[in-house]
Context: one part of a larger RNA
Molecule: small-subunit ribosomal RNA, 5' domain
Organism: uncultured prokaryote
Formats: sequence, C1' cells, structure tokens
RNA sequence: GAUUGAACGUUGGCGGCAGGCCUAAGACAUGCAAGUCGAGCGGUAACAGAUCUAGCUUGCUAGAUGCUGACGAGCGGCGGACGGGUGAGUAACGCGUAGGAAUCUAUCCAGUAGCGGGGGAUAGCCCGGGGAAACCCGGAUUAAUACCGCAUACGCCCCACGGGGGAAAGGCCGGGAUCUUCGGACCGGUCACUAUUGGAGGAGCCUGCGUUAGAUUAGCUAGUUGGUAGGGUAAAAGCCUACCAAGGCAACGAUCUAUAGCUGUUCUGAGAGGAAGAUCAGCCACACUGGAACUGAGACACGGUCCAGACUCCUACGGGAGGCAGCAGUCGGGAAUAUUGUGCAAUGGGGGAAACCCUGACACAGCCAUGCCGCGUGUGUGAAGAAGGCCCUAGGGUUGUAAAGCACUUUCAGUAGGGAGGAAAAGUGUACAGUUAAUACCUGUAUGCCGUGACGUUACCUACAGAAGAAGCACCGGCUAACUCCGUGCCAGCAGCCGCGGUAAUACGGAGGGUGCGAGCGUUAAUC
Repeated sequence: GAUUGAACGUUGGCGGCAGGCCUAAGACAUGCAAGUCGAGCGGUAACAGAUCUAGCUUGCUAGAUGCUGACGAGCGGCGGACGGGUGAGUAACGCGUAGGAAUCUAUCCAGUAGCGGGGGAUAGCCCGGGGAAACCCGGAUUAAUACCGCAUACGCCCCACGGGGGAAAGGCCGGGAUCUUCGGACCGGUCACUAUUGGAGGAGCCUGCGUUAGAUUAGCUAGUUGGUAGGGUAAAAGCCUACCAAGGCAACGAUCUAUAGCUGUUCUGAGAGGAAGAUCAGCCACACUGGAACUGAGACACGGUCCAGACUCCUACGGGAGGCAGCAGUCGGGAAUAUUGUGCAAUGGGGGAAACCCUGACACAGCCAUGCCGCGUGUGUGAAGAAGGCCCUAGGGUUGUAAAGCACUUUCAGUAGGGAGGAAAAGUGUACAGUUAAUACCUGUAUGCCGUGACGUUACCUACAGAAGAAGCACCGGCUAACUCCGUGCCAGCAGCCGCGGUAAUACGGAGGGUGCGAGCGUUAAUC
C1' cells in the first nucleotide's frame, strides 16, 4: 500500500447492489418448513346445495337420503432419498484430474409385444373390552390400480442344450350401427398397467497422478498378503467363511500423533509465489450421542422405524412423549452477526387428466454505514478586507470572499398527482389440422374475449414551497502533508519506530491556525 463475513471509539443525509453467529455440532418455549390424488377404492365425520318428512312463528328449526359440489378419518398410488441446513468427523479413491469395466436405474423419450380368466383376505364402518394417556385387543362385515394363483410369452431369465421358468389393472371422456337384465357389452380416444430393447439423465465400483505438519513417531500388519472352494452383492473384490501358502507395507517416510471438509475460486503480488476456502457453484460427510436394519428404483433415511445412552417434559407411578446443524425466534457463550414479517405474483419443485393444492425453496419487504458504488449538504457575486477569535515587533497579520448583504437554483429528502415493466399462462368462444366409422371426445395451430402482482404509497414522470432538513474524524518532532500561543514542569501524560516531558515542550493537555480523508474517519485484529 492492498484486502476483510470484521470488532471497538466517534460521527452520521439519501439511494442502488451485495453481505450479515467466524464463538457453544451448546440447550431449546411457540408457530410454520411435505404433501397431494375422489379421474384407484369402500365410503360420508364436517360445510354448502337439492329432495323428502315433522314442528310451527311461512321461512326458520329438527330429522332422513351420498343425490350433487365437495370431503375428516381409512385402504391404495406417487412424493417424503429432491429442495433447505451445518462442517462435527474425515489426511481418505474423501476431493481434484485423467482413465477403466464387472453394474443398477422410478419418472422421461423412442421401439417391439401384450393387457384373458379367477380367488381369498384386510383397514375403514358396526359391536364389545382394556388403559390416566399414548394406544391396544377381540368379534362380525366390506372395496380396490391392495394381495395371490391360473392361462398366454415376440423378445426376457436358467440350462447338462434334452428342456425348464416367469406378467399385467384398471380409471375417465365420447359414440353410429349390433346385442342388452337398460347397469352395460362393443368401438374409438386418453391416462395408467405388464414384459423387453435402446437412449437420456442419475447412481454405485476400480485405477494412475496430485492433496498439511511432526522422525523429540522407525518399524507396522493374522483377514494381515496371495491362492482354491463356497457364500454374498445390482456389480469386480478377503466383501465374508473354510482350507492352503507366508506373504504385504516402509527412509521415494509405513505406522503413530497433531491439525484440517476438498475443489472451482478469493485476497495479495510485476510475476514466481504466499495466504484463505465467508457469500455463489460442484463433490463429500453429518442430522441429540452410539448401533441396526426395514420399506423402496433410490436411504441404512434432518422434520421415518427399532435398540441402547444422556438430557427435557407428561403421568392416575403401571407407563408414555421429544430432538431447530430447516425459517423466524429464546436462553447461553462471545469483541461480534438481523424479523417469532409479506406472498406463492414470478422462477423452480411434489402431487393431480386438469382446475388447483402444498412449497420459511424462492421472490420480496424489515433491521445493520458491514462493504462497494453513486448523489447531496448549495451556486454566483460580495473588501467597509465588518464584528468576534488567535497572534503580534502594537505598525499590523490571520481566520477571510469566509460571513453578512445582493442575485439565483431546487438534485436528494418532504407534500400532492400521474404511472410502466416484471404476465406468460389458466379459462372461454371461433376457424383449421390430426385422430377416428364420426361433423362426438381429445390433441395441436391461429385468432378474439376475459383475466392473475407479494413487492407497491414500485421504478419513472409532473407540480408545489423554501437555502430551506443534511459534516465529521484523525493528524500537524522525523519517517509524513501540515505551527504558533497558553498550561504543565521526568509530574500529568504521549508513543508504530527513533524517542518526547526535569520552567521558554512545533512530541503532554487546551486554544487559534493548518494538513489529510470525507458519510465517514481513526484504532485494534488478520493476510499478502
């Protein structure tokens, strides 16, 4: 000099864009953060409508009917493995980079082939019982895209090449013939479903090289190193087991100890290099501590389960409940770090055919000079060089065109009015095309109408009034730009280094003046 997730002192007008627990991976009150689908199912607790019944005060009350819009709880599907947080652990194929072969992959895209016929249950509901509660048990009954056989098998899997094995589910919309028990069958469309192939994206595994310090850590290793056989996994493998062999690593630093998430990047520097790894992005690890598996395409799962432990809470003492390193917020720790805000309008995500619902992701707003950037705090004129202050050789000098005065301007803030863009969709008409037996339905294209904004009193524009509301901080011995007076008298004090102060201190304290930077300035800490 540059820099910072800074802090402290002091001062503080506005805006834009960023950033904001670096410490206790300490403990957490409260609210919210993952649901959705009735176009899978049996249904109807609540709300609204309709119909019926009763009572009357004649438009109310009560009851019934799932009939309709819808929908609590339940079964079922998909999603809760993403998104969000943190950096404790990890010196490791964890990360980075370059390769590899023995793998899996829900949803999505493309291809091929199917989607036939049956069965038995079980939640819910009802009845009964136990318990303070959490919840649990028994009986009866019921549905499915839940579950299980059978049939079929292009491709698929196994094989001793003879053969053997294995699947599915329906829902909704529309309809001219034909059949009909008037429900529908059947046909078409669409979304699903089954098997399989390829792709895309994702994931698992292996290897070369690179990846902090210590030798005041020199030897380490028995599943250890290799083989055979078996098991195991989606998959190679001591991954596991039995047997056999005695190997494997290490001064090119094994092992041990300490420290640490890694990278793109960031800071600095002419560069080489050094330091860092906040925000943003990629990967990894973790979710009160330790362990375990279940479900699933995917987890050994932050807001799932089980066990153990510590802690907190409830209890009828028998037993139960919980996990903010999600967003806010609280206590604590600390030099130190924000609101228990608004909205799903946009972008993205989950579910759904869609409308839509959910979304503390996200978009915004609030707080903080924490940083960067921009703007303002007036402009011109004005010498009697006013008054006052300070200095003085008492003549004067300086503050100083500074002020006052005069003439202007009105950025920003203020008040009032106007006012984009972020919005495309969705919905609803019309026309055409595709599909089809079809001018239904559905899909697509074009076009018209309607129409959605948290921010928001938005950005921006116009008008109004008036210089009106807006400057400080540090320094002035040398380094280092900037000097005099008074006070003090090795005292009080200053200080980054050299050093100042013991009676004329440009170095302490005050004042006048000056210098530097400026909504900041200085100090401290840290890095180059």